[in-house]
RNA sequence: CAAGUAGGGCAGAUAAUCGCGCCUGCAGGCGUCGAAAGACCGCAGGUGAGGAAAGUCCGGGCUUCACAGGGCAGGAUGCCGGUUAACGGCCGGUGGAGGCAACUCUAAGGACAGUGCAACAGAAAUGAACCGCUAUUAGCAAUAAUAGUAAGGGUGGAAGGGCAGUGUAAGAGACUACCGCCCGGCUGGCAACAGCCGGGGCACAUGUAAACCCCAUCCGAAGCAAGACCGAUUCGAAGCGUUGACGCGGCCCGCCAGCUUCAGGUAGGUCGCAGGAUCUGACUGGCAACAGUCAGGCUAGACAGAUGAUUAUCCAGGACAUAACCCGGCUUACAGCCCUGCUUAUAAU
Numbered sequence: 001c002a003a004g005u006a007g008g009g010c011a012g013a014u015a016a017u018c019g020c021g022c023c024u025g026c027a028g029g030c031g032u033c034g035a036a037a038g039a040c041c042g043c044a045g046g047u048g049a050g051g052a053a054a055g056u057c058c059g060g061g062c063u064u065c066a067c068a069g070g071g072c073a074g075g076a077u078g079c080c081g082g083u084u085a086a087c088g089g090c091c092g093g094u095g096g097a098g099g100c101a102a103c104u105c106u107a108a109g110g111a112c113a114g115u116g117c118a119a120c121a122g123a124a125a126u127g128a129a130c131c132g133c134u135a136u137u138a139g140c141a142a143u144a145a146u147a148g149u150a151a152g153g154g155u156g157g158a159a160g161g162g163c164a165g166u167g168u169a170a171g172a173g174a175c176u177a178c179c180g181c182c183c184g185g186c187u188g189g190c191a192a193c194a195g196c197c198g199g200g201g202c203a204c205a206u207g208u209a210a211a212c213c214c215c216a217u218c219c220g221a222a223g224c225a226a227g228a229c230c231g232a233u234u235c236g237a238a239g240c241g242u243u244g245a246c247g248c249g250g251c252c253c254g255c256c257a258g259c260u261u262c263a264g265g266u267a268g269g270u271c272g273c274a275g276g277a278u279c280u281g282a283c284u285g286g287c288a289a290c291a292g293u294c295a296g297g298c299u300a301g302a303c304a305g306a307u308g309a310u311u312a313u314c315c316a317g318g319a320c321a322u323a324a325c326c327c328g329g330c331u332u333a334c335a336g337c338c339c340u341g342c343u344u345a346u347a348a349u
Base pairs, nucleotide, nucleotide: 002344003343004342005341006340007339008338009337010336012314013313014312015311016310017309018308020048021047022046023045024044025043026042031040032039033038050320054331055330057329058328059327060326061325062223063222064221065220074219075218076217077216078215079093080092081091082090083089094108095106096105097104098103109214110213114212115211116208117207118206130153131152132149133148134147135146136145137144138143161179162178164176165175166174180202181200182199183198184197185196186195187194188193227271228270229269230268236262237261238260239259240258247255248254278297279296280295281294282293283292284291285290
């Protein structure tokens, strides 16, 4: 330098002008609304999206409803250990698959509980004689019949453990060694599992459980338009009132026909709503996910729903996309660029 592999970061910058949401302060006191507080309008200052804010796939917080306990149905998950508020996420390992390697992928319980399916080909797709091989009988022979046989051929994704030998009429786990499988024990490991030793002749005979199913574990429902509080007008109920209530500044006269209280919860308003499983940095423990301690920071909060436009300079370029209760993940989209570890590699030049 190249090829590869794993991970991390940025997400145009600066300045000016105009415009928008929210917050704080000020001003005017009567331009509008309101009984008032105040709101709108005005001025000044501050602040204002993301790595995915997205899909809404999984998990939790929060809220309302339900709930003694148990079961059925339904759904999800499925090697082991850890982590966490929780998870189907993440981290570390085991087994398997791929790669020279770094590394990557893995939906990885059960097919001796039961049921189903396996097209075509093939004799046969589950307890197999089509060809072949062997024996016997018949026949001069070609051949035929009967029996044995899974070593060989052919079909198929898959043919009833593999392979070598012994054996045999020919063959065959029929027998023997090795490998595989199953069972038992020992050793190591928290465990998944690994290694070693012994036994079984394998009738434990194929695959499929992202087919039904079985086993184990977990799961109440709906979602911020959840929900909580306040609450006009109208309607309603009760009481009082023309023998004058309430009100008209305290009393009298006078005037007047309504007045008071309650319920309900519409319009509307306030909260929920952003100080939190929070962010940044350092240190400590841990291989890591993660946890802890200390220090510092406050960083949108709308409810028809705000971030845009123009100009100038720089650069080759500026993508995907815009919060709506919050948080942890997963998945998907993404222009251009930067950084680091590792492998090929004690290589090549």